[in-house]
Predicted 3D model of a 103-nucleotide RNA (Guanidine-I riboswitch aptamer) from an Alcanivoracaceae bacterium. Rfam family: Guanidine-I riboswitch aptamer. The literature on the family includes a 2017 paper in Structure by Reiss et al., "Structural Basis for Ligand Binding to the Guanidine-I Riboswitch". Model confidence (mean pLDDT): 80 of 100.
RNA sequence: GUGCAGAGCAACUAGGGUUCCGGUCGUUAUGGCGAUGUCUGGUCCGAGAGUUGCCGGCCUUUCCUCCGGGAGGGUUACACGGCGGGAUAAAAGCCCGGGAGAC
Repeated sequence: GUGCAGAGCAACUAGGGUUCCGGUCGUUAUGGCGAUGUCUGGUCCGAGAGUUGCCGGCCUUUCCUCCGGGAGGGUUACACGGCGGGAUAAAAGCCCGGGAGAC
C1' cells in the first nucleotide's frame, strides 16, 4: 500500500413518547365526557457505533458407510458524528444514516 471480515435474525436494555390501560384534575344525567406525559407505571417504539442468544462465514481437530456427512474447539475486528427531514398516536440512541462532516 492492497484485499477480506454478514455491517444477518431474535430477545432484551439505555433511551423515548402518549394511541390504549392505569394515575391525577375537572365535570357529570353516575353510563360517561374533557384536560393532563411538567404522571414512578402496564401496553407501545427502541440502538451500526448497547447486552445476550441463534443462524451464517472462515480456520481447525476428530468420527463415519469418506462424492459427502456428523460432532467438538477457535474466530467473526474497529467504530467520533451533527443540522435537517421522515414514519407512527407521538417521540426517541427508530429510519434517511457506518449518510454529511471530523479524525